[in-house]
RNA sequence: CGGGUGUAGCUCAGUGGUAGAGCAUCGCGUUGCCAACGCGAGGGUCGUCAGUUCGAAUCUGAUCACC
Numbered sequence: 001c002g003g004g005u006g007u008a009g010c011u012c013a014g015u016g017g018u019a020g021a022g023c024a025u026c027g028c029g030u031u032g033c034c035a036a037c038g039c040g041a042g043g044g045u046c047g048u049c050a051g052u053u054c055g056a057a058u059c060u061g062a063u064c065a066c067c
Base pairs, nucleotide, nucleotide: 003067004066005065006064009023010022011021012020017054025041026040027039028038029037047063048062049061050060051059
C1' cells in the first nucleotide's frame, strides 16, 4: 500500500422500513432423582465518530482492533 472481518455469553443470519436463529443461561411442566423432551423468559448503544436519507446494522467518509 491492497483486500477481508467486526451484530446477544458463543457460532452466525439479516443488502434502506419494529434487530433475528441455533447453542448456552434462568423459570415452569414431565420424572422417585438426573438426563432427555416440551413450554416460556431474560439478554443488543449492530467496534467508534461523522455524513446522506422521511427513515441506516444495511449506503458514504474517517478511525480502532483482528486476519
The RNA shown here (transfer RNA) has 67 nucleotides and comes from a marine eukaryotic metagenome. The sequence is in RNAcentral, with records from MGnify. Model confidence (mean pLDDT): 83 of 100. Rfam family: tRNA. Rfam links the family to the GO term triplet codon-amino acid adaptor activity.